[in-house]
Context: one part of a larger RNA
Molecule: large-subunit ribosomal RNA, domain VI
Organism: Bacteroidetes bacterium GWF2_35_48
RNA sequence: CGUAGGAAAUUUGAGAGGAGCUGUUUUUAGUACGAGAGGACCGAAACGGACAAACCUCUGGUGUAUCUGUUGUGGCGCCAGCUGCAUUGCAGAGUAGCUAUGUUUGGAAGAGAUAAGCGCUGAAAGCAUCUAAGCGCGAAGCUCGCCUCAAGAUGAGAUUUCCCUUAAGGGUCGUCAAAGACUAUGACGUUGAUAGGUUGCAGGUGUAAAGUCGGUAACGGCAAAGCCGAGCAAUACUAAUUACCCGUUUGU
Numbered sequence: 001c002g003u004a005g006g007a008a009a010u011u012u013g014a015g016a017g018g019a020g021c022u023g024u025u026u027u028u029a030g031u032a033c034g035a036g037a038g039g040a041c042c043g044a045a046a047c048g049g050a051c052a053a054a055c056c057u058c059u060g061g062u063g064u065a066u067c068u069g070u071u072g073u074g075g076c077g078c079c080a081g082c083u084g085c086a087u088u089g090c091a092g093a094g095u096a097g098c099u100a101u102g103u104u105u106g107g108a109a110g111a112g113a114u115a116a117g118c119g120c121u122g123a124a125a126g127c128a129u130c131u132a133a134g135c136g137c138g139a140a141g142c143u144c145g146c147c148u149c150a151a152g153a154u155g156a157g158a159u160u161u162c163c164c165u166u167a168a169g170g171g172u173c174g175u176c177a178a179a180g181a182c183u184a185u186g187a188c189g190u191u192g193a194u195a196g197g198u199u200g201c202a203g204g205u206g207u208a209a210a211g212u213c214g215g216u217a218a219c220g221g222c223a224a225a226g227c228c229g230a231g232c233a234a235u236a237c238u239a240a241u242u243a244c245c246c247g248u249u250u251g252u
Base pairs, nucleotide, nucleotide: 001152005163006162007161008160009159010158011157015149016148017147018146021049022048023047024046025045026044027043033038051106052105053104054103055102059100060099061098062097066093067092068091069090070089071086072085073084074083075082076081110144111143112142117137118136119135120134164251169246170245171244172243173189174188175187176186177185194239195238196237197235198234199233200232201231203228204227205226211222212221213220214219
């Protein structure tokens, strides 16, 4: 820009893409078959391998948020206590998030038309013949079925609702994240829990400082402490203020 009014939702599916794999064991059954040796079809079940997708409850990884220990050195006048720098100084743990080696799920079943092949009926050709007329069965393959996209499918589809004009609706702007390079998408904007803060909780670290008690002291107790808390809630304390723009004609 188009889809001959403008919007907001929900959709149909022409068409396109994805997937499509496979083993072992048990059972049927030591049955059918076979002199024996051996040893099934068909059917049922369990457990795997590789591959793929989603997810983070578990097992782990990361985790320059966080907590703790500690070395050297500088600073806060000194002690104590903090703090800068040294690869995040080093080391031990680790929430959220992101992850695989972790967890869950998948390939199917089924239907239709067929290939090779196997048949029924059956003439030409009194017989025979699956074929000439006619009718069946038959594959990981084909068309559906499962998953995803999809009306610029210009053949531009459908349904529902709203607006008939300072309209419906959309945008700018602001607070943001399940989103993200930007944009877009999604949530919210006081008729408010959108983010921050505060409070509480899950969770992490591992028992703070000061004081006091015990001990000659190192150290231990008061203390599951203190600090953090990307997660989950509650709470308008702070910021989402006010406002502006498009849209408007005849639905040729």